[in-house]
Molecule: c-di-GMP-I-GGC riboswitch aptamer
Organism: Neobacillus rhizophilus
This record gives sequence, C1' cells and structure tokens, in this order.
RNA sequence: UUAGAAAAAGGCAAACCACUCGAAAGGUUGGGACGCAAAGCUUCAGGUCUAAGGUUUGUAACUACGAUGGCUGAGCUGCCUAAA
Repeated sequence: UUAGAAAAAGGCAAACCACUCGAAAGGUUGGGACGCAAAGCUUCAGGUCUAAGGUUUGUAACUACGAUGGCUGAGCUGCCUAAA
C1' cells in the first nucleotide's frame, strides 16, 4: 500500500424487555444477541423517519431548526490476519 477466504487478541450490539428524557421520530442506561472488518467518529451531500412550532380555511397537506453514522456517498482515525 492492497485485500478480508479462514483464524484469532479482543471489540461493537439489531429486535425485544425494563428504566428514563422527548410532542413525536428517536436517544441514555441496564439486560439481551440479529448481525458487523470500521456496526469507531463527523450530518458535509443525498436518502429515510417525525411534525412540537410554523404556513394554508384546513380536521388535512406542506415544512427541520428535530432524528437516523446499524441507509448510501464523502472526510478523519484505528485492531487483527494475509499478500506485496
């Protein structure tokens, strides 16, 4: 530098449950493992979710300043193994 078939020092932890914060989406913590070679970090670009607030005579629609890095790209950083 390239790659992730196998293995391994180890790491992370979906759904679900409890708790708690939140209007919601969703987040924290604990339990729990579906999976993950960046499932480490950053909303910069796109996607998706929500709509408290706001707009529109309107019972609904639109809207992110909210959320998602375990949706994708990009950026930064890093373990192990193999090859050069």